[in-house]
Molecule: transfer RNA
Organism: Cetraspora pellucida
RNA sequence: GUCCUGUUAACUCAGUCGGUAGAGUGUUUGCCUUUUAAGCAGAAAGUCGGAGGUUCGAGCCCUCCACAGGACA
Repeated sequence: GUCCUGUUAACUCAGUCGGUAGAGUGUUUGCCUUUUAAGCAGAAAGUCGGAGGUUCGAGCCCUCCACAGGACA
C1' cells in the first nucleotide's frame, strides 16, 4: 500500500427481508433468610465507533474517516 472481518448497555454478545433496540452477566430496589450468599419480583443503564448520502423510514443499504484483528505485498 491492497483486501477481508469486526466496532450495539459497565462487560460478553444477539438483532431475519430496512419499520419505534434485546439477552446473559454486572449494578440497583424490594421480598425471602438470624446474617451473607443463593432464590423470587421489579428498575436503571444505548447520540448502535464518527461524518455524509439513499429512503416516508437506517443498527441494517452506499461513500469517506477512525480504531482493533487478520491475509497478501